Context: one part of a larger RNA
Molecule: large-subunit ribosomal RNA, domain IV
Organism: marine metagenome
């Protein structure tokens, strides 16, 4: 100097991206316990008291004792509000990410009549399955509560039609070419159909969309309202400066002595929005913000001890 460890007046997060680190709680007995709630939880909530040794009966209490202190050391939850997400135990980047990502139980759509779809594979076979639609497979969403709107125009997929287009092969001609041939080879027309494609419908918890533009009410402003244009429909219920482009430090309000934070409020978000799911929601969480008690060398602002390693002089 660097590591590890101990102390520490007064304050007591003023450090810092942030309370990172430490310190504070910490154990058994009793008392006691709120909102919220799916009633099971919440919960060890919080918040209080008691604990040592000896005697005697007898297990509870009396009397004594001793200390600065009595769970004497060691072990050993700090702890309350409010917000986002995800329901939850669970799974992950072996060696920079353990989460809001993944899974998961419920939900839904599909396929699938068994010699089953569907997968490895490739004349065989096996798996599905020694199972049979309460079953297997694909594909989304993701507990629970309240919901899930409108569009089939485009893409897809299904189902249904055959006026009508459409491949190779095949058949039927003509031409050349070969000594010959009912062969062969080349060029060429002709006819013919599958699938498809064209058509016509159904389908969104399929991929996917979900408008403009004027006018207009006793100041002003807004516009229930009218008109007009396009379009398959024109974004409903909700929810909202959001984990949600920017403008943004939005506007009010509570937090603070002071807030680009953090909560609630408005709210055309013109780039919010409903299983690409919305919106709430009790328990859960080494998530992820914000606060507020407690505690503290984080910090004002640094000082001391030990340990042990290295540097310097001798």
């Nucleotide at each position: 100097u660097u590591a590890u460890g101990g102390u520490u007046a007064g304050g007591g997060a003023a450090c810092u991206c942030g309370g990172c680190a430490a310190a504070a709680u910490u154990u058994c007995u009793c008392u006691g316990u709120a909102c919220g709630u799916u009633c099971g939880c919440a919960a060890g909530a919080a918040a209080g008291a008691g604990a040592c040794c000896u005697a005697a009966u007898u297990u509870a209490u009396u009397a004594g004792g001793a200390g600065c202190a009595u769970a004497a050391a060691a072990u050993c939850g700090a702890g309350a509000g409010g917000a986002a997400g995800a329901a939850c135990u669970g799974u992950u980047u072996a060696c920079c990410a353990a989460a809001a990502a993944c899974a998961c139980a419920g939900c839904u759509u599909u396929u699938a009549g068994c010699c089953a779809a569907u997968g490895c594979a490739a004349u065989a076979g096996c798996a599905g399955a020694u199972g049979u639609a309460u079953u297997a497979g694909a594909a989304g969403u993701g507990a629970c509560u309240c919901c899930u709107g409108c569009c089939c125009a485009a893409u897809g997929a299904u189902u249904g039609u055959u006026a009508u287009c459409u491949a190779a092969a095949g058949u039927c001609g003509u031409a050349u070419g070969u000594a010959a041939a009912u062969g062969c080879a080349u060029a060429u027309g002709a006819u013919a159909u599958a699938a498809g494609a064209g058509c016509a419908a159904u389908u969104u918890a399929a991929u996917g969309g979900c408008u403009g533009c004027a006018g207009u009410a006793a100041c002003c402003c807004u516009g229930a309202c009218u008109g007009u244009a396009c379009a398959a429909a024109g974004g409903u219920a909700g929810c909202g400066c959001a984990a949600u482009c920017a403008a943004u430090a939005g506007c009010c309000a509570a937090u603070u002595a002071a807030u680009u934070g953090u909560u609630g409020g408005c709210a055309a978000g013109u780039a919010u929005g409903a299983a690409u799911g919305g919106a709430g929601u009790a328990a859960u969480c080494a998530u992820u913000c914000c606060u507020c008690u407690a505690c503290u060398g984080u910090c004002c602002c640094a000082a001391u001890c030990a340990u042990a390693a290295u540097c310097c002089c001798a």